[in-house]
RNA sequence: GGCGCGUUCGUCUAGCCCGGCCUAGGACGGCAGGUUCUCAUCCUGCAAAUCGUGGGUUCAAAUCCCACACGCGUCA
Numbered sequence: 001g002g003c004g005c006g007u008u009c010g011u012c013u014a015g016c017c018c019g020g021c022c023u024a025g026g027a028c029g030g031c032a033g034g035u036u037c038u039c040a041u042c043c044u045g046c047a048a049a050u051c052g053u054g055g056g057u058u059c060a061a062a063u064c065c066c067a068c069a070c071g072c073g074u075c076a
Stems, first nucleotide, its partner, number of pairs: 001075007010028004020059001030046005052068005
């Protein structure tokens, strides 16, 4: 340098191929309350991601297209 894959809450991850249902879902973690003599467990609720960055297509983009950044693999 060529090609391929990946990047989403604090962490792990679903959704992407096939655009639209809800406010991007879940688990763990965090916070509050309930339960308990207390802690843990359990139950209920809440906060937290505009989806790596920028641009394009479209009535509508996490999802399609392009460039770039970072990481991994592979070929030379």